Predicted 3D model of a 118-nucleotide RNA (FMN riboswitch aptamer (RFN element)). The coordinates come from a structure-prediction model, not an experiment, and the mean pLDDT is 85.
[in-house]
RNA sequence: UUGAUUCUUUGGGGCAGGGUGAAAUUCCCUAUCGGCAGUAUAGUCUGCGAACUCUUUUAGGGUUGAUUCGGUUAAAUUCCGAAACCGACGGUUAUAGUCCGGAUGGGAAAAGAGUCUA
Repeated sequence: UUGAUUCUUUGGGGCAGGGUGAAAUUCCCUAUCGGCAGUAUAGUCUGCGAACUCUUUUAGGGUUGAUUCGGUUAAAUUCCGAAACCGACGGUUAUAGUCCGGAUGGGAAAAGAGUCUA
C1' cells in the first nucleotide's frame, strides 16, 4: 500500500429590523440558512441520507423540492458576473426552511485505532 472485519470519535444551518392585528419569529416588506459522496469547487447535475409510505420486516420496494443567462477554461447547470427558485411530518390565540416537538433519536459519510490478508 490492497482487500476484509471490529471498535472509538465526529457527523445540519438559519427571523436581525419594520408593518398590520386582539393574536403572527407563521401573513406583508425586508433579513437569513444550505447534510454526505461523485464531478473543475454544486441547496437547484448524478447518486445517497433524512422524511413519508408499502411488503413476505436481520431485509427489500415505492414516493420524495428547486436555475437560467452571460463570461473564463482543455474541462465548470460547480468558478466569476447577473437575475431567479426551493425547503418533510405534528403543534400553534394567525398560514412556519428559520419557533416548539418526535430527537439525549436516526443517519449518508468522515477521521483514527486494532486484527487478519496479499
Annotation:
The sequence was found by an Rfam model in a public genome assembly.